[in-house]
Source information
Predicted 3D model of a 1414-nucleotide RNA (small-subunit ribosomal RNA) from an uncultured prokaryote. The sequence is in RNAcentral, with records from ENA. Its Rfam family is "Bacterial small subunit ribosomal RNA".
RNA sequence: CACAUGCAAGUCGAGGGGUAACGAUGGUGCUUGCACCAGGCGACGACCGGCGCACGGGUGAGUAACGCGUAUGCAACCUACCCAUAACUUGAGAAUAGCCCAUAGAAAUGUGGAUUAAUACUCAAUAAUAUUUUUUAGAGGCAUCUCUAAAAGUAAAUAUUAAAGAUUACGGUAAAAGAUGAGUAUGCGUCCUAUUAGCUAGAGGGUAAGGUAACGGCUUACCAUGGCAACGAUAGGUAGGGGCCCUGAGAGGGGGAUCCCCCACACUGGUACUGAGACACGGACCAGACUCCUACGGGAGGCAGCAGUGAGGAAUAUUGGACAAUGGGCGCAAGCCUGAUCCAGCCAGGUCGCGUGCAGGAAGACUGCCCUAUGGGUUGUAAACUGCUUUUAUACAGGAAGAAACACCUCUACGUGUAGAGGCUUGACGGUACUGUAAGAAUAAGGAUCGGCUAACUCCGUGCCAGCAGCCGCGGUAAUACGGAGGAUCCAAGCGUUAUCCGGAAUCAUUGGGUUUAAAGGGUCCGUAGGUGGAUAAUUUAGUCAGAGGUGAAAUCCUGCAGCUCAACUGUAGAAUUGCCUUUGAUACUGGUUAUCUUGAAUAUAGUUGAGGUAGGCGGAAUGUGUAAUGUAGCGGUGAAAUGCUUAGAUAUUACACAGAACACCGAUUGCGAAGGCAGCUUACUAAACUAUUAUUGACGCUGAUGUACGAAAGCGUGGGUAGCGAACAGGAUUAGAUACCCUGGUAGUCCACGCCGUAAACGAUGAUUACUCGUUGCAUGCAAUACACCGUAUGUGACUUAGCGAAAGCAUUAAGUAAUCCACCUGGGGAGUACGUUGGCAACAAUGAAACUCAAAGGAAUUGACGGGGGCCCGCACAAGCGGAGGAACAUGUGGUUUAAUUCGAUGAUACGCGAAGAACCUUACCUGGGUUUAAAUGUAGCGUGACCGUACUCAAGGGUAUUUCUCUUCGGAGCAGGUUACAAGGUGCUGCAUGGCUGUCGUCAGCUCGUGCCGUGAGGUGUCGGGUUAAGUCCCAUAACGAGCGCAACCCCUAUUGUUAGUUGCUAACAGGUCAAGCUGAGGACUCUAGCGAGACUGCCACCGUAAGGUGCGAGGAAGGUGGGGAUGACGUCAAGUCAGCACGGCCCUUACGUCCAGGGCUACACACGUGUUACAAUGGUCGAUACAAAGGGCAGCUACACAGUGAUGUGAUGCAAAUCUCAAAAAUCGAUCUCAGUUCGGAUUGAAGUCUGCAACUCGACUUCAUGAAGGUGGAUUCGCUAGUAAUCGUGCAUCAGCAACGGCACGGUGAGUACGUUCCCGGGCCUUGUACACACCGCCCGUCAAGCCAUGGAAGCUGAGGGUACCUGAAGUCUGUAACCGUAAGGAACGGCCUAAGGUAAAAUUAGUA
Repeated sequence: CACAUGCAAGUCGAGGGGUAACGAUGGUGCUUGCACCAGGCGACGACCGGCGCACGGGUGAGUAACGCGUAUGCAACCUACCCAUAACUUGAGAAUAGCCCAUAGAAAUGUGGAUUAAUACUCAAUAAUAUUUUUUAGAGGCAUCUCUAAAAGUAAAUAUUAAAGAUUACGGUAAAAGAUGAGUAUGCGUCCUAUUAGCUAGAGGGUAAGGUAACGGCUUACCAUGGCAACGAUAGGUAGGGGCCCUGAGAGGGGGAUCCCCCACACUGGUACUGAGACACGGACCAGACUCCUACGGGAGGCAGCAGUGAGGAAUAUUGGACAAUGGGCGCAAGCCUGAUCCAGCCAGGUCGCGUGCAGGAAGACUGCCCUAUGGGUUGUAAACUGCUUUUAUACAGGAAGAAACACCUCUACGUGUAGAGGCUUGACGGUACUGUAAGAAUAAGGAUCGGCUAACUCCGUGCCAGCAGCCGCGGUAAUACGGAGGAUCCAAGCGUUAUCCGGAAUCAUUGGGUUUAAAGGGUCCGUAGGUGGAUAAUUUAGUCAGAGGUGAAAUCCUGCAGCUCAACUGUAGAAUUGCCUUUGAUACUGGUUAUCUUGAAUAUAGUUGAGGUAGGCGGAAUGUGUAAUGUAGCGGUGAAAUGCUUAGAUAUUACACAGAACACCGAUUGCGAAGGCAGCUUACUAAACUAUUAUUGACGCUGAUGUACGAAAGCGUGGGUAGCGAACAGGAUUAGAUACCCUGGUAGUCCACGCCGUAAACGAUGAUUACUCGUUGCAUGCAAUACACCGUAUGUGACUUAGCGAAAGCAUUAAGUAAUCCACCUGGGGAGUACGUUGGCAACAAUGAAACUCAAAGGAAUUGACGGGGGCCCGCACAAGCGGAGGAACAUGUGGUUUAAUUCGAUGAUACGCGAAGAACCUUACCUGGGUUUAAAUGUAGCGUGACCGUACUCAAGGGUAUUUCUCUUCGGAGCAGGUUACAAGGUGCUGCAUGGCUGUCGUCAGCUCGUGCCGUGAGGUGUCGGGUUAAGUCCCAUAACGAGCGCAACCCCUAUUGUUAGUUGCUAACAGGUCAAGCUGAGGACUCUAGCGAGACUGCCACCGUAAGGUGCGAGGAAGGUGGGGAUGACGUCAAGUCAGCACGGCCCUUACGUCCAGGGCUACACACGUGUUACAAUGGUCGAUACAAAGGGCAGCUACACAGUGAUGUGAUGCAAAUCUCAAAAAUCGAUCUCAGUUCGGAUUGAAGUCUGCAACUCGACUUCAUGAAGGUGGAUUCGCUAGUAAUCGUGCAUCAGCAACGGCACGGUGAGUACGUUCCCGGGCCUUGUACACACCGCCCGUCAAGCCAUGGAAGCUGAGGGUACCUGAAGUCUGUAACCGUAAGGAACGGCCUAAGGUAAAAUUAGUA
């Protein structure tokens, strides 16, 4: 939403005519169990009549309304049944249903004829405090009015009653009263939207009539034109209202289920009838939609009653029992009816209660899981086991209360009837609740969570996957966050999730917020409504306060008590219901009214001030242009240029003339103005402020929604004007490009007049007004005072600062302080000041001003860093000044790439690339191919078996295999020893340097990095560490809310430069002596050199100058050395997840007949190419040959080797010294001579050939060296780039480690010879300190903007298309009320029939609103 079926409203025979069904009785027929007869009886279908059906039950569609709530009124009304009062209840008459007969139709339903009754209907009488009209008096109230009394007792009119019975009871009629229930009127309260601002013709009012139970524009006619609205009318949207419910400290916010009150509705719309009551859920008529029946002609229906069905949906129950109780209808009653109600059924949907055991029990059992390493912990007193209890469940037995009545019987009281007492009768639930007995722990536990919020932790798996997630977030190989497990926590017959509401949220702030910079002050003034407002007195009592009365239904909430075993639940009593109305009182405050006052405000008088405004006149400088002149080649412009101008004479200079615009200096935290804004001088008009006097008015004040006016620049319109400047535009540059910045031109515009626009970072980002609140110091303009002075006062405009405020920055009598009044505005960021609508505008646009969607932030102030093509100061071989190189060649070496079976691995900007590697032929070696092996070695334990082991021989690439070989002691049981074997402990250069230790690189040998206490700041943090100087230095000094300290700097350590002293061998040799061809060779010596111990010395100590000091300067002195003398070692806090798991160590993971281990061979040595680091060169400052000098520091026994011999030589063969200041390896450049003469050479030496030497098991892949021969490129190297400041660069050799040898030209040391340059700090790079900006913090290698491609989401527009609801106009118009009427019926009343008004539905038309879609 639509409904099959059943039930939910009937009852009365004591109103009536009657007798269809049932029963009893009687009778008849008789086949004795059937038929018939008898309204005579009990009763009773249908019918007439009475009462009820307007209650009870359901639903919330409509309704923003007197609908509801609350309070009050009806002097404007009705009320069946009920209660009490009092009166009456007389006479007559005509019909009709039913029944009977006939008949139409499928049915529903009728039609005709005859006959009949009533508590049905009609007529007449009587009566009334009823109704109508008239008159008089009094009283009261609320305006219309009300009440009382009396008279005429009729002057007129109206309508109304009866029935049965012997009687009562029950009835009926009229009156007035009560109760109950309706009706109606009014005050106050009652949702959202102004992107709804105007609405209204019965509309507001009056007169008259009609109508109603009743008032009323309720309706009609006439009259006049009112009424509502910014205190929100009208329109649109949404919605039943209240008691109450949830939440909240409250104020509030949200809701309107169950229960109670009110309203509305009953398929949708309209209408009336009957009736006391309806415009009627289970009544009627009409229209519409839908469903059903049909013989197609026509009919029937309305579950939002109780059950139930279908559909939709996340989702919601039985087609149950009973009238026993409570209540209702009818009836005299019995009784009948009652899906109201009482019960039962279903649902863990809610609430409450109970249980699923209790006590003991440690070998702390087994299993499981975890940590760990064989100790234990946890599950856990848990279990087992022992004892106890039996709610519940089960079985059996007993078994309620709810029941009081009515009726009937008996009795009592008075008055034939009523009242009371006693007896008797009645249970759906239900054999239910409850009680007893029996046996036995027996019949009964789950869900979520465990990162923080938030109570509760470990393991495994997974590896930004799978997944979790309320917010933050978790997951990329050690996840308390995912999944599982164990354990734990919380709640418990439930536990979680989802949705919604309130709270927390002071996050719409009345209680109880804000607006300089976070969102937020209107651009400014004037001013309407409104709000608010000085002093004194009187009056009023509206607000306000207090007392009293009424009401605020019951239920709910709270409190006491009570009943179900407790509780939920229920009963009873109280309190509360914060509200509204009435009344009495108070009168301080606020309001109203009246009177007065002067201090707020305004006016007056006298002065002063200023770029205040409007209009006019005048002026000079500059610029441009024109004319004339002088004059000649450029001018102009820029970072540099070019476009441009110029020999037709520019620029420049001079004179004259003209034009327009702006007003130098004065001129500034100056002045004026409401703001925008205002600047040459002057005139006119005009506005304002301030000061002085305190004269006048007497609160006239303040603020100000809507509104009016003003309102920079740009822009628009019309007409002028146009010198300069100058959007657009053009050209030239710049650039990758340059629609820009720069340059040359240049139009609108800028200027004037008039008219629009109405906005700005219209800013003090600070609304206006008033009062109060520490100080210091300027400026402007007045007043006062003034030399015996320099003090005062008012207004304005600045700076600093106390309290206070503020998140801070800051503000601070010109407040952002303390208060008051009024206005404006804000409520996360974006979407967006956008869209739509409306208003204004010529337009441009302005004003008003959302939502969908999306994010978890956006933002403010301050802090520390980092950064800046920001600033200041300073340093460094950073630049500059120089010297020598690299980049070009060949080779060596490393890397990339490529190749390969493998070319092992690592290092990758600076800070990898002659690096790990101080040395790859095998080994190394980690790689590849092939072949073996399964513990190579040490040690221990346990088990098993053996007697060896060693040695020897053979085989094999290696590992291994085979052969040989029977230990010692003994009590004969065995023990010892040895090796073998098995098991457990191994092994891994496999992964992760992003799990780590340690070590290292780099910033950087830069001068920094911190702490304690104190102080400052809400805090982050700051201070110290900054400032002024100085230094190589955070080095030192001065100053100082800081005072001290630590790690760094420096010094202490080592080498070196001078010297003293001590000591002299292997070193030295001056003197003496010996000696040699020569030689410290020898005696001797310690003087010298030297060696190596201990000392001295250098500290700005002295002098001069500068400076407060620290310190600086000096071609100063002295000194071997002078201002850290030179060099080394030494590396702060930290940065780069820098490097290293392959040096070592180590967590985790992985392999275990292999990713372990052994062996042979190969590879790490490849080669189109690219890069880094070097060596040798390109030559004459050189090459070659010859001659001849001078070191230091090291090494040496499997070694260095003198010397001799051989070889051209590498080297070989002998031989001697030396484990070293003794012996040895062992110098070259230089110097002196000769030659070469500028050539690819007598430069250069690659490459290649041949022959050798040495090492080594072995030089093929793949060693070094020698000799002879060969003799490549290369003639000083592009862009670019590296090192170095003195014993340095450059150049020359020497040694050592590794090592059998060597690819070493590398590395690390050593000495010889030995320069040039630094003006200086502008620039490049790096660094330090201070400061500044910041939207950065992974920190500029940061952050971040816009377009575009594809897909999707949301929204606006769009030619149009399709709907929805509401209104208007016209047409038509059912039923029905009201009304009219000649024909027909009727004696008449009246009826039939036909008209009229209004109207639902329907149709047509034009608009508006709104939705969807394109």